[in-house]
């Protein structure tokens, strides 16, 4: 040094619950253990996932204007403007316990 034990000391701690923060992805304390020998630490690459705020589609609803039809009330098309709530797309974010790479790191039996 490589590997890595039903070995020893020890370490982390999914899922779920509660309690904060965040639109959301998730994070963070506590509890709790499904695993983990890097399940320590990093977004360089990959991949998931979110998608407020923007923007674009269509749809509802209301508001305006000219227009058409009507004696008139009122009705009909449309455009724009705003509200709803859906959708796509993105900035931006999220995950190291989703994989590669990079920094670091306890024990140590066989081989």
């Nucleotide at each position: 040094g490589c590997u890595g034990a039903c070995a020893a000391a020890g370490g982390c701690a999914a899922a779920c619950c509660c309690g904060u923060c965040g639109a959301a992805a998730g994070a963070c304390g506590g509890g709790g253990a499904c695993g983990c020998a890097a399940a320590g630490c990093u977004u360089c690459g990959a991949g998931a996932c979110u998608a407020a705020c923007g923007u674009c589609c269509a749809c509802g609803a209301a508001u305006c204007u000219a227009c058409c039809u009507c004696a008139g009330c009122a009705g009909g098309a449309g455009u724009g403007u705003c509200c709803g709530g859906g959708g796509g797309c993105c900035a931006a974010g999220u995950c190291g316990g989703u994989c590669g790479g990079g920094c670091u790191g306890c024990c140590a039996a066989a081989g």
The RNA shown here (c-di-GMP-I-GGC riboswitch aptamer) has 111 nucleotides and comes from an Acidobacteriota bacterium. It matches the Rfam family "c-di-GMP-I-GGC riboswitch aptamer". Its family is annotated with cyclic-di-GMP binding in the Gene Ontology. The sequence was found by an Rfam model in a public genome assembly. Taxonomically the source falls in Acidobacteriota (Bacteria, Pseudomonadati). The coordinates come from a structure-prediction model, not an experiment, and the mean pLDDT is 80.